The part of an RNA shown here (large-subunit ribosomal RNA, domain III) has 383 nucleotides and comes from a Planctomycetota bacterium. Its Rfam family is "Bacterial large subunit ribosomal RNA". Its family is annotated with structural constituent of ribosome and ribosome in the Gene Ontology. The full RNA is in RNAcentral, with records from ENA. Its mean pLDDT, the model's own confidence on a scale to 100, is 80.
[in-house]
Context: one part of a larger RNA
RNA sequence: GAGUAGCGAGAAAAUCAGUGAGAAGCUGAUUCGCCGUAAGCCUAAGGUUUCCUGGGGUAGGUAAUUCCGCCCAGGGUUAGCCGGACCCUAAGGCGAGGCCGAAAGGCGUAGUCGAUGGACAUCAGGUUAAUAUUCCUGAGCUGCCUCUGAUUGAGUGAUGGGGGGACAGGGUUCUGAAAGUUUACCCACUGCUGGACAUGUGGGGACAAGCCUGAGGGAGGAGCAUAGGUAAAUCCGUGCUCGCAAUCCCAGGGGUGACGUCGAGGGCGUUGUGACCCGAAGUAACUGGAUGGGCCUUCAAGAAAAGCCUCUAAGCGUUUGAGAUCAGGGGUAUCCGUACUAAAACCGACACAGGUAGGCGAGGAGAGUAUCCUAAGGCGCUC
Numbered sequence: 001g002a003g004u005a006g007c008g009a010g011a012a013a014a015u016c017a018g019u020g021a022g023a024a025g026c027u028g029a030u031u032c033g034c035c036g037u038a039a040g041c042c043u044a045a046g047g048u049u050u051c052c053u054g055g056g057g058u059a060g061g062u063a064a065u066u067c068c069g070c071c072c073a074g075g076g077u078u079a080g081c082c083g084g085a086c087c088c089u090a091a092g093g094c095g096a097g098g099c100c101g102a103a104a105g106g107c108g109u110a111g112u113c114g115a116u117g118g119a120c121a122u123c124a125g126g127u128u129a130a131u132a133u134u135c136c137u138g139a140g141c142u143g144c145c146u147c148u149g150a151u152u153g154a155g156u157g158a159u160g161g162g163g164g165g166a167c168a169g170g171g172u173u174c175u176g177a178a179a180g181u182u183u184a185c186c187c188a189c190u191g192c193u194g195g196a197c198a199u200g201u202g203g204g205g206a207c208a209a210g211c212c213u214g215a216g217g218g219a220g221g222a223g224c225a226u227a228g229g230u231a232a233a234u235c236c237g238u239g240c241u242c243g244c245a246a247u248c249c250c251a252g253g254g255g256u257g258a259c260g261u262c263g264a265g266g267g268c269g270u271u272g273u274g275a276c277c278c279g280a281a282g283u284a285a286c287u288g289g290a291u292g293g294g295c296c297u298u299c300a301a302g303a304a305a306a307g308c309c310u311c312u313a314a315g316c317g318u319u320u321g322a323g324a325u326c327a328g329g330g331g332u333a334u335c336c337g338u339a340c341u342a343a344a345a346c347c348g349a350c351a352c353a354g355g356u357a358g359g360c361g362a363g364g365a366g367a368g369u370a371u372c373c374u375a376a377g378g379c380g381c382u383c
Stems, first nucleotide, its partner, number of pairs: 013031006032380004040360003046341002050339001051075006060068002080141002082337004087118002092113003098107003122139005142333011155316002160311004168298007179287004185204005206261002210256004216250004221242006228236002262282001265278003268274001299302001346355002362374004
């Protein structure tokens, strides 16, 4: 220079009470304002205790601070079913032998790893200061081991064969989930000026997995022969004959789950905080277009492997009974993650107007996730 620029989005504050040495900024209350396809909620990555409680007032906080993502202490993350490993493979990596190379090493078969994909069994409610599909309550499901009873029984059996898994874009059609709106019904109310007990006003008007059903949709059957599927096959493929529905799968709905839970509100209690008690009605219509399927069409022709089903080979078994089905009971289930945070906690030297994948995302007006106003919820951006 200068007590100058600035104090980081112009979303906004006000009053009372409390605490305290001290309050515009902390806490409580009542108003006001802002966001509301977000400035709300869930979650991947990243961070790594920032979460909760008690205490603190040096430093950090663009000022103050009794406050804090700060400091100190204590506490907090509970799983057969959620995600990952114990299963599978993609790009790609590694790679026994092998090939190449003075060496180091490079390539690569069999293999072995490798999710961003496939496969795979849990839902509703309650609860903590802080976790919950993990704890508790209720109702389920899966794998494995084992026991009992019954009915059967000539097959069973894989690292091998086959099926399946298994897939593009566009159009069209059927299905009709969540959610919302209104409502039968239930509960409460009737302020101020003139009327109003109603045809008024306000609030509520719920519920999962699983199991059963499945009229709707989809797939599809039986017999004989057989040179192919590196061996075999009753399987698949191929051919012929007869059939048009036995069987299987499934969206939504219905039933059950539920004599339950939740539930507007009421009661009791507290200075203030509740592991408290009781609890009405709990229906229908419409909007909506998730999901699943069918058909048509286009050319650039749209993963793999395992789980799963089936077939046989070796082996095992045929009254010394392998195995299967049904009903019932018992046991068992490893390891890792799980707090908090999507911005003041991540990446930007900062409590930085920047950047950050995915899901949910209500109402009125509207074509709409635009825009404006609002709900739930969250904030007023630290002078």